A computed fold for a 110-nucleotide RNA from Candidatus Halocynthiibacter alkanivorans, annotated as TPP riboswitch aptamer (THI element). The coordinates come from a structure-prediction model, not an experiment, and the mean pLDDT is 78. It matches the Rfam family "TPP riboswitch aptamer (THI element)". Rfam describes the family as follows. Vitamin B(1) in its active form thiamin pyrophosphate (TPP) is an essential coenzyme that is synthesised by coupling of pyrimidine and thiazole moieties in bacteria. It was read from a public genome assembly, where an Rfam model found it.
């Protein structure tokens, strides 16, 4: 000096569901809407102009964060979620810090 890992800074990407319970409202009822409460998860949030702007969380090419496939398949659940398959399928958002720390090997100089 290079390489790798961590950390930090700036910028960017993404998702935000379900109802076994209660109340209110609409309506003849089924049903719908809103609120409380509950479930899972890292994350289910605030305002509103409701395809937006923030916050938190996760992820940024070493890319399973997230999207398509998918109104998919299996486990589990009241239900979604979650886990696994799908997936050696496809897409998907990056730069810096040599006066940040560490590791290891290579090269160069003394």
């Nucleotide at each position: 000096u290079g390489u790798c890992c961590c950390a930090c800074c700036u910028c960017g990407g993404g998702g935000u569901g379900c109802c076994u319970g209660g109340a209110u409202u609409u309506g003849u009822a089924c049903g719908g809407a809103u609120c409380c409460g509950g479930c899972u998860g890292a994350g289910a949030u605030g305002c509103a102009a409701a395809u937006g702007c923030g916050g938190a969380c996760c992820c940024g090419u070493u890319g399973a964060a997230c999207c398509u496939g998918a109104a998919c398949c299996g486990a589990c659940u009241a239900a979604c979620a979650u886990c696994g398959g799908c997936g050696g399928a496809g897409g998907g958002a990056a730069g810096g810090u040599u006066c940040g720390g560490g590791a290891u090997c290579a090269u160069c100089a003394c």